Molecule: SAM riboswitch aptamer (S box leader)
Organism: uncultured Lysinibacillus sp.
RNA sequence: UCUUAUGAAGAGUGGCGGAGGGAAGUGCCCUAUGAAGCCCGGCAACCAUCACAAAGUGAAAAGGUGCCAAAUCACCCAAAGAUUUAUCUUUGAAAGAUGAGA
Numbered sequence: 001u002c003u004u005a006u007g008a009a010g011a012g013u014g015g016c017g018g019a020g021g022g023a024a025g026u027g028c029c030c031u032a033u034g035a036a037g038c039c040c041g042g043c044a045a046c047c048a049u050c051a052c053a054a055a056g057u058g059a060a061a062a063g064g065u066g067c068c069a070a071a072u073c074a075c076c077c078a079a080a081g082a083u084u085u086a087u088c089u090u091u092g093a094a095a096g097a098u099g100a101g102a
Stems, first nucleotide, its partner, number of pairs: 001102006012040001014039003020030003025075003041068003046064002049059004072095001077092006
């Protein structure tokens, strides 16, 4: 970089740390009642494992990942609809995230 699946569920009154964080833009938020990061803890069940012949479904949570504010925090693009004409709603796309494969 490409393909594919998934996204309103779930997860800490812990220790160290000491000012940032939520991908980018615009917003809107979180944060000294303690950000990032590290450790411990936890959640989930994509891969792997096991059972049922396969598909599919189910089990378990030792292994490989992932995740633990807010819908992927919202919008940002297109279409349709509504209306107070500037906003709102729905659907889809794009972008991004994670897994698996190439």